The prediction has a mean pLDDT of 87. Predicted 3D model of a 346-nucleotide part of an RNA (small-subunit ribosomal RNA, central domain) from an uncultured bacterium. The RNAcentral record of the full RNA draws on ENA.
Context: one part of a larger RNA
RNA sequence: UUGGGUUUAAAGGGUGCGCAGGCGGGCUCAUAAGUCAGCGGUGAAAGUUUGUCGCUUAACGAUAAAAUUGCCGUUGAAACUGUGGGUCUUGAGUACAAAUGAGGCAGGCGGAAUGUGUAGUGUAGCGGUGAAAUGCAUAGAUAUUACACAGAACACCGAUUGCGAAGGCAGCUUGCUAAGAUGUAACUGACGCUCAUGCACGAAAGUGUGGGUAUCAAACAGGAUUAGAUACCCUGGUAGUCCACACAGUAAACGAUGAUUACUGACUGUUUGCGGUAUACUGUAAGCGGUUAAGCGAAAGCGUUAAGUAAUCCACCUGGGGAGUACGUCGGCAACGAUGAAACUC
Numbered sequence: 001u002u003g004g005g006u007u008u009a010a011a012g013g014g015u016g017c018g019c020a021g022g023c024g025g026g027c028u029c030a031u032a033a034g035u036c037a038g039c040g041g042u043g044a045a046a047g048u049u050u051g052u053c054g055c056u057u058a059a060c061g062a063u064a065a066a067a068u069u070g071c072c073g074u075u076g077a078a079a080c081u082g083u084g085g086g087u088c089u090u091g092a093g094u095a096c097a098a099a100u101g102a103g104g105c106a107g108g109c110g111g112a113a114u115g116u117g118u119a120g121u122g123u124a125g126c127g128g129u130g131a132a133a134u135g136c137a138u139a140g141a142u143a144u145u146a147c148a149c150a151g152a153a154c155a156c157c158g159a160u161u162g163c164g165a166a167g168g169c170a171g172c173u174u175g176c177u178a179a180g181a182u183g184u185a186a187c188u189g190a191c192g193c194u195c196a197u198g199c200a201c202g203a204a205a206g207u208g209u210g211g212g213u214a215u216c217a218a219a220c221a222g223g224a225u226u227a228g229a230u231a232c233c234c235u236g237g238u239a240g241u242c243c244a245c246a247c248a249g250u251a252a253a254c255g256a257u258g259a260u261u262a263c264u265g266a267c268u269g270u271u272u273g274c275g276g277u278a279u280a281c282u283g284u285a286a287g288c289g290g291u292u293a294a295g296c297g298a299a300a301g302c303g304u305u306a307a308g309u310a311a312u313c314c315a316c317c318u319g320g321g322g323a324g325u326a327c328g329u330c331g332g333c334a335a336c337g338a339u340g341a342a343a344c345u346c
Stems, first nucleotide, its partner, number of pairs: 003318004007300002012314001014201004021194003025088007033081002035077008048066007091191001092188003095184003103177007110154001114150008125136002162169002206247006216240001220236004258313006265292012295302002319346003328339004
């Protein structure tokens, strides 16, 4: 390389949108580019294969045939692919109806807790631990009561619940806004699927500028522990944690499982619709879970939400270490990110 693979052995891109490209529903007419068939031309010789012959044999040589799987031309075929025309509605989309949800953005409001301040009561301790100490406190702490201020997070409800492409989203309320599902079957009539490059989004930590700073808390300081203790424990405490704008672009970004479509036996719980009947019960669509048949799998397990049976497109893997390193390039304010080897070694 061919191939074989990608939940856990190496391997699914963090997620979406989407140009090129690849692939693409039913019927019908035409065409003849691909495709198939006939015929003609060409496909040098040597070489190769087969037959025969010549050197005593062989190697070697001669001769004849085959092969030369290709290309060009021409005459046909029309199933499939392509192309052009027409048509259809089941794929896809639109419209309308009534619902659903922590989907997003912006504003307003609320109570509990925490900390601080002021005032009252009150007196000797408080705090902390395995035990202590550092720390706080007679300049009146801790505790308790009242008032005030500040910032951050939203107990219970709360759930194998819901929403979102993923990251993620939870107090209440108002405004703006997006999406999916269901039902009707009114409209368009294949308008579809996937997607290298590209563009956008993307937890936490981090960066820049300006605010804010209650809590918690890297760094740091002190007290303990210990042989030591640059830790675990304790008392403090700055970046940060919060907001605005800009950057960064990574995670065990996980379902460690790419997207789409079709097919394949049951049971059970639940969410949101719609229907039958009578509220019970039951059918159906879309989701979220559990148990299993067939099948698959090395097994664990998966099993209509497939890791089953197939198709299309993309991404990725090819022994361990060296190494996600070096060099180069691109991006970034930087931190660093992306791309990404080899020698050597087992």
Its Rfam family is "Bacterial small subunit ribosomal RNA".